[in-house]
Annotation: Transfer RNA from a Pseudomonadota bacterium, 75 nucleotides, folded computationally. Model confidence (mean pLDDT): 82 of 100.
RNA sequence: GGCCGGGUGGCGAAGUGGUAACGCAGCGGUCUGCAAAACCGCCAUUCAGGGGUUCAAAUCCCCUCCCGGCCUCCA
Numbered sequence: 001g002g003c004c005g006g007g008u009g010g011c012g013a014a015g016u017g018g019u020a021a022c023g024c025a026g027c028g029g030u031c032u033g034c035a036a037a038a039c040c041g042c043c044a045u046u047c048a049g050g051g052g053u054u055c056a057a058a059u060c061c062c063c064u065c066c067c068g069g070c071c072u073c074c075a
Base pairs, nucleotide, nucleotide: 001071002070003069004068005067006066007065010024011023012022018055026042027041028040029039030038048064049063050062051061052060
């Protein structure tokens, strides 16, 4: 340098045009003599950044950045 896969909450992770699942953590509550466990509730105005298409974009298209794999080149 080329090709492929990926970037989503504090962490992991699903979602591939039409309300961003779920688990862990955290916070509040119920319970308890106090805790733990269990149960209930809350927790992304937002999907790496920018632009475009569309009534509508995490999702499709273009550019850029970052991570991983394979190939190639130089030494």